This is a predicted structure of a 386-nucleotide RNA (Bacterial RNase P class A) from an uncultured Solirubrobacterales bacterium. Its mean pLDDT, the model's own confidence on a scale to 100, is 75. It matches the Rfam family "Bacterial RNase P class A". Rfam classes the family as a ribozyme.
[in-house]
RNA sequence: UUUGCGGGUCGGACGGCUGCGGGGGGAGAGAAAACCCUUCGAGGAAAGUCCGGACACCGUAGGGCAAGGACGGUGGGUAACGCCCACCCGGGGAAACCCGCGGGAAAGUGCCACAGAAAUACACGGCCGAUGGCGCGGCCUCACGUGAGUCGCGUACAGGCAAAGGUGAAAAGGUGCGGUAAGAGCGCACCGGCGUCGCGGUGACGCGGCGGCCAGGUAAACCCCGUCCGGUGCAAGGCCAAACAGGAUCGCUGACCCGGCCCGGCGAGAUCCAGGUAGGCCGCAGGAAGUCCGGUUUCGACCGGACCCCGUCCUUUUCCGUUCAGGGAAGGGGCGAGAUGGAUUGUCGUCCAAGACAGGAUCCGGCUUACAGACCCGCUAAGGAA
Numbered sequence: 001u002u003u004g005c006g007g008g009u010c011g012g013a014c015g016g017c018u019g020c021g022g023g024g025g026g027a028g029a030g031a032a033a034a035c036c037c038u039u040c041g042a043g044g045a046a047a048g049u050c051c052g053g054a055c056a057c058c059g060u061a062g063g064g065c066a067a068g069g070a071c072g073g074u075g076g077g078u079a080a081c082g083c084c085c086a087c088c089c090g091g092g093g094a095a096a097c098c099c100g101c102g103g104g105a106a107a108g109u110g111c112c113a114c115a116g117a118a119a120u121a122c123a124c125g126g127c128c129g130a131u132g133g134c135g136c137g138g139c140c141u142c143a144c145g146u147g148a149g150u151c152g153c154g155u156a157c158a159g160g161c162a163a164a165g166g167u168g169a170a171a172a173g174g175u176g177c178g179g180u181a182a183g184a185g186c187g188c189a190c191c192g193g194c195g196u197c198g199c200g201g202u203g204a205c206g207c208g209g210c211g212g213c214c215a216g217g218u219a220a221a222c223c224c225c226g227u228c229c230g231g232u233g234c235a236a237g238g239c240c241a242a243a244c245a246g247g248a249u250c251g252c253u254g255a256c257c258c259g260g261c262c263c264g265g266c267g268a269g270a271u272c273c274a275g276g277u278a279g280g281c282c283g284c285a286g287g288a289a290g291u292c293c294g295g296u297u298u299c300g301a302c303c304g305g306a307c308c309c310c311g312u313c314c315u316u317u318u319c320c321g322u323u324c325a326g327g328g329a330a331g332g333g334g335c336g337a338g339a340u341g342g343a344u345u346g347u348c349g350u351c352c353a354a355g356a357c358a359g360g361a362u363c364c365g366g367c368u369u370a371c372a373g374a375c376c377c378g379c380u381a382a383g384g385a386a
Base pairs, nucleotide, nucleotide: 001382002381004379005378006377007376008375009374010373012351013350014349015348016347017346020041021040022039023038024037025036026035043357047368048367050366051365052364053363054362055233056232057231058230068229069228070227071226072225073087074086075085076084077083088102089100090099091098092097103224104223108222109221110218111217112216124165126161127160128159131158132157133155134154135153136152137151138150139149173191174190175189176188177187178186192214193213194211195210196209197208198207199206200205237282238281239280240279246273247272248271249270250269257265258264286309287308290307291306292305293304294303295302296301310336311335312334313333314332315331316330317329318328319327320326352355
């Protein structure tokens, strides 16, 4: 330099004007709105809503059994997970590295299209002629022929075989040598699997010895084994609460009201209650309690600020984890959206490499999916230079 592999960061920048939502302050003021000032205001995926949790309610889900569902190599991490890290095994790659819904097919059942004889059991075309049968021939003996014995040839009737052929995704381990009538783990060598023993490893597993023990595939079919799981989701749930209707008590023997009482006036309602609808508030947008300061006060408390605490990001030191994922302690710095028809916009200018996918809705940890472009780090292989 080229090549590929892995990981990470960013996701237009700056400025002017303007709009919208939340908080605070001012002015105003009974309160709110409108007005002014100030401050904050989407993402790496806010998405899919696929896992795991927090939280809330239902109410017991503590133990056992049954049913159903999810998960599934091993070890570790985590609040937890189907997530993450490391490793193992299998597959791919020359390598860096990538991929795997990766327990059990030797518990049982089912299924295995088409083709093929046969799909877990078979013999289609074949091979054989050792054995028996049948036929022909030779020889010897019993007395010639017949018959019996024996040998040879033929046949393929009984039978033996599964090597080679053909079919298929798959045909009862593979290759080779021996062996045989022909064959076959029938015997042997190597390879593969299984079992067993030894050694190594926390373990998955690996290495070696021994045993011919040789077993088709499929569990994303039923099933078996192990682990986990109560259900519903912020429209959870809590609080306040109109109007109309309802109930109770009082009231024309005068209630309520007319400023507190009397007199007086007026003349039909008044007071209370329950459920909870409309509607509103909370949950809920860093913070329960505490200390200090300031303000308000109905003296119960409330509001604001600081300290402090929490979460998260960056960074420094240190410890645990062999490494890693991850976790603990201490210090410094930054940040903390909160709507409910649902805010975060529009426009202009300058610059550049010309801007992709995309918008919160209870919160958090993950996964998956979408994504223009830019940058950084590490590694592999090849070539070159010093």